[in-house]
Molecule: Glycine riboswitch aptamer
RNA sequence: UGGAUGCGGCUCUGGAGAAGUCCGGAAACCCGGAUACCGAAGGUGCAAGGCGGCGUGUGUCCGCCGAAUCUCUCAGGUAAAAGGACAGAGGGGAGUGUC
Repeated sequence: UGGAUGCGGCUCUGGAGAAGUCCGGAAACCCGGAUACCGAAGGUGCAAGGCGGCGUGUGUCCGCCGAAUCUCUCAGGUAAAAGGACAGAGGGGAGUGUC
RNA backbone atom coordinates (compact mmCIF):
# COMPACT_ATOMS: atom_id res chain seq x y z
C1' U A 1 0.00 0.00 0.00
C1' G A 2 -3.95 -3.59 -1.39
C1' G A 3 -7.72 -7.41 -0.07
C1' A A 4 -11.04 -10.12 3.42
C1' U A 5 -13.51 -9.85 7.94
C1' G A 6 -15.26 -8.51 13.31
C1' C A 7 -16.60 -4.28 16.56
C1' G A 8 -18.25 0.55 16.75
C1' G A 9 -20.62 4.65 13.98
C1' C A 10 -24.48 6.05 9.96
C1' U A 11 -29.25 4.94 7.12
C1' C A 12 -33.73 1.87 6.61
C1' U A 13 -37.19 -1.94 8.64
C1' G A 14 -39.37 -4.76 12.80
C1' G A 15 -39.59 -3.94 18.04
C1' A A 16 -42.70 -5.45 24.38
C1' G A 17 -44.48 -4.01 29.30
C1' A A 18 -47.12 -0.83 32.73
C1' A A 19 -52.47 5.01 34.87
C1' G A 20 -55.03 8.91 28.71
C1' U A 21 -55.08 7.66 37.52
C1' C A 22 -56.10 11.29 41.63
C1' C A 23 -55.42 16.47 44.02
C1' G A 24 -54.11 21.74 43.36
C1' G A 25 -52.81 25.77 40.03
C1' A A 26 -59.67 29.67 36.85
C1' A A 27 -58.09 26.18 31.62
C1' A A 28 -54.22 23.21 29.64
C1' C A 29 -50.99 18.35 26.13
C1' C A 30 -47.90 22.75 31.00
C1' C A 31 -46.25 23.15 36.38
C1' G A 32 -46.29 21.19 41.50
C1' G A 33 -47.81 17.13 44.62
C1' A A 34 -49.92 11.94 45.79
C1' U A 35 -50.76 6.84 45.04
C1' A A 36 -50.36 2.45 41.94
C1' C A 37 -47.59 0.00 38.26
C1' C A 38 -43.62 -1.39 34.20
C1' G A 39 -38.37 -2.82 32.57
C1' A A 40 -35.96 -3.11 26.82
C1' A A 41 -32.15 3.82 27.00
C1' G A 42 -28.50 4.58 30.86
C1' G A 43 -27.14 2.86 35.73
C1' U A 44 -26.92 -0.87 40.53
C1' G A 45 -26.03 -6.07 42.33
C1' C A 46 -23.59 -11.14 41.43
C1' A A 47 -22.42 -17.10 39.55
C1' A A 48 -18.62 -19.93 37.66
C1' G A 49 -13.85 -18.41 37.21
C1' G A 50 -9.39 -15.27 37.82
C1' C A 51 -5.86 -12.20 40.72
C1' G A 52 -3.90 -10.69 45.35
C1' G A 53 -3.50 -10.97 50.88
C1' C A 54 -3.23 -13.90 55.34
C1' G A 55 -2.42 -18.70 57.21
C1' U A 56 -0.69 -23.89 61.00
C1' G A 57 -0.57 -24.44 53.00
C1' U A 58 -6.47 -29.86 50.40
C1' G A 59 -9.36 -22.65 53.41
C1' U A 60 -17.21 -22.45 55.74
C1' C A 61 -11.11 -16.57 55.75
C1' C A 62 -10.41 -11.35 53.64
C1' G A 63 -10.03 -7.83 49.42
C1' C A 64 -10.36 -6.79 44.09
C1' C A 65 -11.99 -8.13 39.03
C1' G A 66 -16.05 -10.67 37.02
C1' A A 67 -22.21 -11.78 32.22
C1' A A 68 -27.25 -11.58 30.92
C1' U A 69 -33.36 -10.28 28.16
C1' C A 70 -31.37 -12.37 35.59
C1' U A 71 -31.90 -8.57 39.70
C1' C A 72 -32.96 -3.55 41.83
C1' U A 73 -36.06 0.40 40.13
C1' C A 74 -31.63 5.46 41.09
C1' A A 75 -32.77 7.28 36.29
C1' G A 76 -36.51 6.44 32.61
C1' G A 77 -41.44 5.07 31.34
C1' U A 78 -47.30 3.75 31.82
C1' A A 79 -53.26 6.73 24.85
C1' A A 80 -50.78 8.50 20.27
C1' A A 81 -46.10 10.56 18.95
C1' A A 82 -41.16 10.24 20.64
C1' G A 83 -37.86 6.92 22.94
C1' G A 84 -36.66 1.81 22.95
C1' A A 85 -32.73 -3.41 24.61
C1' C A 86 -32.46 -6.58 20.70
C1' A A 87 -32.87 -8.43 15.56
C1' G A 88 -32.49 -8.01 10.10
C1' A A 89 -30.80 -5.35 5.76
C1' G A 90 -27.81 -1.58 3.32
C1' G A 91 -23.93 1.65 2.48
C1' G A 92 -19.53 3.93 3.55
C1' G A 93 -14.95 4.69 4.89
C1' A A 94 -13.32 8.99 9.52
C1' G A 95 -12.17 5.18 14.17
C1' U A 96 -10.53 0.25 15.97
C1' G A 97 -9.24 -5.34 16.20
C1' U A 98 -7.82 -9.89 13.42
C1' C A 99 -5.98 -12.49 9.03